[in-house]
RNA sequence: GCAGAUAUAGUUCAUCGGUAGAACGUCGGCUUCCCAAGCCGAAGAGGCGGGUUCGAUUCCCGUUAUCUGCU
Numbered sequence: 001g002c003a004g005a006u007a008u009a010g011u012u013c014a015u016c017g018g019u020a021g022a023a024c025g026u027c028g029g030c031u032u033c034c035c036a037a038g039c040c041g042a043a044g045a046g047g048c049g050g051g052u053u054c055g056a057u058u059c060c061c062g063u064u065a066u067c068u069g070c071u
Base pairs, nucleotide, nucleotide: 001070002069003068004067005066006065007064010024011023012022013021018054026042027041028040029039030038047063048062049061050060051059
């Protein structure tokens, strides 16, 4: 330099254009003499910039970062 893959919650992963979910973690409550465990509840996310569309995490373009291959 060229090609490909990946980017979603604090972490690990879902989500074939129609309200973005789970597990673990965090916080609050219940339970307990206390802690742990258990139960109930809550907060929290689409790398960035454009385009297409009534509607985009999803499709298209660019860009950034990481990984892989080729030279």
This is a predicted structure of a 71-nucleotide RNA (transfer RNA) from a Lachnospiraceae bacterium. Rfam family: tRNA. Gene Ontology term of the family: triplet codon-amino acid adaptor activity. It was read from a public genome assembly.